[in-house]
Context: one part of a larger RNA
RNA sequence: UGACGGGGGCCCGCACAAGCGGUGGAGCAUGUGGUUUAAUUCGAUGCAACGCGAAGAACCUUACCAGCCCUUGACAUCCUCGGAAUCCUGCAGAGAUGUGGGAGUGCCUUCGGGAGCCGAGAGACAGGUGCUGCAUGGCUGUCGUCAGCUCGUGUCGUGAGAUGUUGGGUUAAGUCCCGUAACGAGCGCAACCCUUGUCCUUAGUUGCCAGCGAGUCAUGUCGGGAACUCUAAGGAGACUGCCGGUGAUAAACCGGAGGAAGGUGGGGAUGACGUCAAGUCAUCAUGGCCCUUAUGGGCUGGGCUACACACGUGCUACAAUGGCCGGUACAGAGGGUCGCAACCCCGCGAGGGUGAGCCAAUCUCAGAAAACCGGUCGUAGUCCGGAUCGCAGUCUGCAACUCGACUGCGUGAAGUCGGAAUCGCUAGUAAUCGCGAAUCAGAAUGUCGCGGUGAAUACGUUCCCGGGCCUUGUACA
Numbered sequence: 001u002g003a004c005g006g007g008g009g010c011c012c013g014c015a016c017a018a019g020c021g022g023u024g025g026a027g028c029a030u031g032u033g034g035u036u037u038a039a040u041u042c043g044a045u046g047c048a049a050c051g052c053g054a055a056g057a058a059c060c061u062u063a064c065c066a067g068c069c070c071u072u073g074a075c076a077u078c079c080u081c082g083g084a085a086u087c088c089u090g091c092a093g094a095g096a097u098g099u100g101g102g103a104g105u106g107c108c109u110u111c112g113g114g115a116g117c118c119g120a121g122a123g124a125c126a127g128g129u130g131c132u133g134c135a136u137g138g139c140u141g142u143c144g145u146c147a148g149c150u151c152g153u154g155u156c157g158u159g160a161g162a163u164g165u166u167g168g169g170u171u172a173a174g175u176c177c178c179g180u181a182a183c184g185a186g187c188g189c190a191a192c193c194c195u196u197g198u199c200c201u202u203a204g205u206u207g208c209c210a211g212c213g214a215g216u217c218a219u220g221u222c223g224g225g226a227a228c229u230c231u232a233a234g235g236a237g238a239c240u241g242c243c244g245g246u247g248a249u250a251a252a253c254c255g256g257a258g259g260a261a262g263g264u265g266g267g268g269a270u271g272a273c274g275u276c277a278a279g280u281c282a283u284c285a286u287g288g289c290c291c292u293u294a295u296g297g298g299c300u301g302g303g304c305u306a307c308a309c310a311c312g313u314g315c316u317a318c319a320a321u322g323g324c325c326g327g328u329a330c331a332g333a334g335g336g337u338c339g340c341a342a343c344c345c346c347g348c349g350a351g352g353g354u355g356a357g358c359c360a361a362u363c364u365c366a367g368a369a370a371a372c373c374g375g376u377c378g379u380a381g382u383c384c385g386g387a388u389c390g391c392a393g394u395c396u397g398c399a400a401c402u403c404g405a406c407u408g409c410g411u412g413a414a415g416u417c418g419g420a421a422u423c424g425c426u427a428g429u430a431a432u433c434g435c436g437a438a439u440c441a442g443a444a445u446g447u448c449g450c451g452g453u454g455a456a457u458a459c460g461u462u463c464c465c466g467g468g469c470c471u472u473g474u475a476c477a
Stems, first nucleotide, its partner, number of pairs: 001477002003474003007471007015461002019425005026316008034307002042053002064302007073125001077124002079121005086103007107114002127291002130289003136285002138280003141276001143274001148187006154163003167178003193268004198236007208225002212223003239262001242256005318418001322377006334365003339358002344353003384415001389410007431453007
């Protein structure tokens, strides 16, 4: 100087407390461990691994296994020789591949040849998701959006170093004020950026419709309008600016006015010096090592989907604040030409047929659901719950056996609110309800977004956990 303390002081954080809803019990989904296996590819492992890499394993992906094949190679550059490229097609084979048949002669040219592509050959070389993240770059997690981390000059100290950065107040903040052997400065904080909340101006199509007219069973449908909503560009607005009080006359704090908004208005992006030899050689790049008729390459099939069990994360429930039936209302944000698909017809349905319109404020996905109104059920393993299984189908795709999603009929398991323990959340939040997108041929209970309805509680900081500042002890570095 740090680190540590079941030392002290001060202060924060859904850290506790106060509340609300969960997990832990059930069934299923998913990840992991373990076990099994020819293989169940690899990585991630306290917080900070475990719906993680994977924004999507039937083939492909795919790295694994078995079998069948190739050896200058699937890919790059160079050399020699031959042929245009390319297209159609027969046979053998699981295919890779092997072996035949046919069509076809292009472009530039100094007529030597050349460019491009295909095939054969030789070797330099290719190739490796092989090892080492403890050789590395880059990227990332974490402490932590915590308020800290440093430097120049000066001063003090033999020196390590100290001071500044401590102290008194204050703040979300090393934020600001005052004091001060320090005076300044840098990286962080804040602000500048995006979004949302109010208003104004400009602009009105594909969006809007108050007033006027036309038309319809009905609809901005038409003429028209530019008010309103909205869209999207520019601006205004919030600054402790004003008032009162407290305070050291400071910084600031408390209350109030006005205001759409008040003291950082809400949300996002933004992550200092560093820590963990943290993670990643399988995104990529890369040193070293290793393989080179194989640890490289191609193909078919299988596996990654196994199953006594254990754990994590979720979904659905156990019902009446509910289930079912009928009626009926209101979003936002997105996607669409290899696409989204209306109307109509067929089917109980998944879906099929047809195909208007739309490169989309125009057409479409698209019915929002919970809510509301009416009916029924009456506490029951039920008109709760839907696992499992049987049969029959739909769709995607070369192909749904291993191993897809969905539909109809039947079947109707566990489950009556969950031990010890444990998680999230402070407001448009939790809870609850549906909608969309990425990936994607198909395949979400996951992920990322969107809106609808919409709470309870916080006395307080003794305690648990994590963190900041000062101080103290130390046989620790």